[in-house]
Context: one part of a larger RNA
RNA sequence: CGCAGGAUAUCUGAGGGGAGCUGACUCCAGUACGAGAGGACCCUGUUGGACGAACCUCUAGUGCACCAGUUGUCGCGCCAGCGGCAUAGCUGGGUAGCUAUGUUCGGAAGGGAUAAGCGCUGAAAGCAUCUAAGCGCGAAGCCCACCCCAAGAUGAGAUAUCCCGUACCGUAAGGUACCUAAAGGCCCCUCGUAGACUACGAGGUUGAUAGGCCAGAGGUGUAAGCGAUGUAAGUCGUUCAGCCGACUGGUACUAAUCGGCCGUGAGG
Repeated sequence: CGCAGGAUAUCUGAGGGGAGCUGACUCCAGUACGAGAGGACCCUGUUGGACGAACCUCUAGUGCACCAGUUGUCGCGCCAGCGGCAUAGCUGGGUAGCUAUGUUCGGAAGGGAUAAGCGCUGAAAGCAUCUAAGCGCGAAGCCCACCCCAAGAUGAGAUAUCCCGUACCGUAAGGUACCUAAAGGCCCCUCGUAGACUACGAGGUUGAUAGGCCAGAGGUGUAAGCGAUGUAAGUCGUUCAGCCGACUGGUACUAAUCGGCCGUGAGG
């Protein structure tokens, strides 16, 4: 810009893409078959491999500053207690998130038309013949079915709902004057389940969107100070303490203020 008014939401599915793999074992059954040796089809159940998708409960990893320990040095006057730097100084753990090695799920079943092939009926050709007319079976393959995208499918679809003035001129489309600026959308701002930007999504005081605060979960592992004890290093008590990023819930304390713009007036 189009989709012959504008708008919001939900669909249809032309068309396109994805997926499509396979082993072993049990039962049937030591049966059919076979002199024996051996040894099934079909039906059913179980369990794997590889591949793929989603997810983070479990297991495992990361987790650049969440907790603790600790070395050297510098600083806060000193002690104590802290902070800076040294690869994140090093080391031990670790929430959310992101992950696989982890968890769950998938290939199927079914229908239609067929291939090779197997047939029925059956002439040409009194027989025979699956074929010439006609009819039936028959593949991991084809078309559906399963998952995803999808009306710029210009062949531009459907459904529901919402919105829109008077006067004059004109057959109408439309024009002029005055009035009006709808539904809805955007700008702007707070953000994340989204993200390079954009877009998408959640919100903007009629508000829990983010921060703060409160409570909880979870992590670390028992803070500082004080007391006790020991000559001391230290240990014990207070103390399952103290501290704490992303998680959950709550709470308007802070910030989403106030506003502006687009879009018209019943539709060739």
The part of an RNA shown here (large-subunit ribosomal RNA, domain VI) has 268 nucleotides and comes from a Candidatus Eiseniibacteriota bacterium. Lineage of the source: Bacteria > Bacteria candidate phyla > Candidatus Eiseniibacteriota. It matches the Rfam family "Bacterial large subunit ribosomal RNA". Rfam links the family to the GO terms structural constituent of ribosome and ribosome.